Predicted 3D model of a 72-nucleotide RNA (transfer RNA) from a Candidatus Kaiserbacteria bacterium. It was read from a public genome assembly. Rfam family: tRNA. Rfam classes the family as a transfer RNA. About the family: Transfer RNA (tRNA) molecules are approximately 80 nucleotides in length. Their secondary structure includes four short double-helical elements and three loops (D, anti-codon, and T loops). NCBI's taxonomy places the organism under Bacteria, Bacteria candidate phyla, Candidatus Kaiseribacteriota.
[in-house]
């Protein structure tokens, strides 16, 4: 220099047009004399950016930009 693959909650991960979810962590509140385990709940996301395409974009397409890896 060229290809490729990843980017989505604090972590680890799906969701690949039609208003985003899971599991741990957080927290509140049952339970316990009481702490851990267990049950019920709540918060928590400009879905890496900057543009196009659509009514409509996390999703499709371009770049840009970070990590990974291959190829010279």
């Nucleotide at each position: 220099g060229c290809c490729g693959u990843u980017g989505u909650a604090g972590c680890u991960c799906a969701g690949g047009g039609g208003u985003a979810g899971a599991g741990c962590a957080a927290c509140u509140c049952c339970a316990u004399g009481g702490u851990a385990a267990g049950g019920a709940g709540u918060a928590g996301g400009u879905c890496g950016g900057c543009a196009g395409u659509u009514c409509a974009a996390u999703u499709c397409u371009g770049c840009c930009c970070a990590a990974c890896g291959g190829c010279u």